[in-house]
RNAcentral holds the sequence, with entries from ENA.
A computed fold for a 330-nucleotide RNA from a Chloroflexota bacterium, annotated as Bacterial RNase P class A.
The gene name in the source record is rnpB.
The prediction has a mean pLDDT of 77.
It matches the Rfam family "Bacterial RNase P class A". Rfam classes the family as a ribozyme.

RNA sequence: UGAGUAGACCAGACAGCCGCGCACAGUCCACACAUUUGCGUUGUGGACAGAGUGAGGAAAGUCCCCACUCCAUAGAGCAGGGUAGCGGGUAACACCCGUCCGCCGUAAGGCGAGGAAUUGGGCCACGGAGACCAACACCGAUCAACGCUACCGAACCGGCAGUGUUGACCGGAGUGAAAAGGGUAACCUCUACCUGGAGCAAGGCCAAGAGAGGGACGUUGAGGCUGUUUCGCGGAGUCCCGGGUAGGCCGCAAAGAGGCGCAGCGCAAGCUGACGCCCAAGAUAGAUGGCUGUCCGCGACAGAAUGGGGCUUAUCGGUCUACUCAUCAA
Repeated sequence: UGAGUAGACCAGACAGCCGCGCACAGUCCACACAUUUGCGUUGUGGACAGAGUGAGGAAAGUCCCCACUCCAUAGAGCAGGGUAGCGGGUAACACCCGUCCGCCGUAAGGCGAGGAAUUGGGCCACGGAGACCAACACCGAUCAACGCUACCGAACCGGCAGUGUUGACCGGAGUGAAAAGGGUAACCUCUACCUGGAGCAAGGCCAAGAGAGGGACGUUGAGGCUGUUUCGCGGAGUCCCGGGUAGGCCGCAAAGAGGCGCAGCGCAAGCUGACGCCCAAGAUAGAUGGCUGUCCGCGACAGAAUGGGGCUUAUCGGUCUACUCAUCAA
């Protein structure tokens, strides 16, 4: 210098103006409560101006695991679902770390769906209608040796054709034997271990108007029995009761399985600290935006909705650290 590997980080910057959500304190207004007339205080709502604060590394997919909530739940087993070398971390996990083995890569490094193939069943790349597969038997071609038969030749030798036996070698899927053996559990299965369900529209609290319902008390109407009071029924009225709905509040937002630094332990993931510092989005039609100027490399993927730990997927471009290989120079 070039090509790579692993990890960490940034996610346009600054300034001005306008706008939106949230909580804060202030002023004013309205209503309610308490109160002695009022002032004032408290609560709720609104307006105004103020200062503060306001998306992500993935907020996403909702694929795992939790917290939390409600429902269900004698015990044991089966079914169903899940996990899978070994060890460790963690609240937990299918996540993370270490390590062994296997595969890939020159290497740094990467990947692994890595329990069991005499529990049983199933299946067997390509080509081909049809195959997991060696040996064996069987069948066939060729060659060699030997034999037999026919022919050529006067005859031996010899030649040639056919055939048999043996051997070598090659071949054979529609032959046998069904026997030995192999692979596959990313097929069923077996083994070990784990395993209730639904999800914040979970769930809890307050609760109007109108209507229906129940109760009490008068009143009134018709009726029964009676004889002027009583019995039940209906209508209207007053008061009360309890349930649900609309709506509101909580859950839910600032503080915890939190982050950074330091110290100790550990190879690491991580753990411990009676050490230090730092944390403030939060709605319920749903805010986090727009314009202008300057600069640069001209800006990607994308946006909270109960919270957290992971995984996966998307992502213009850039910075840093460690390491590997090649080449060059000293």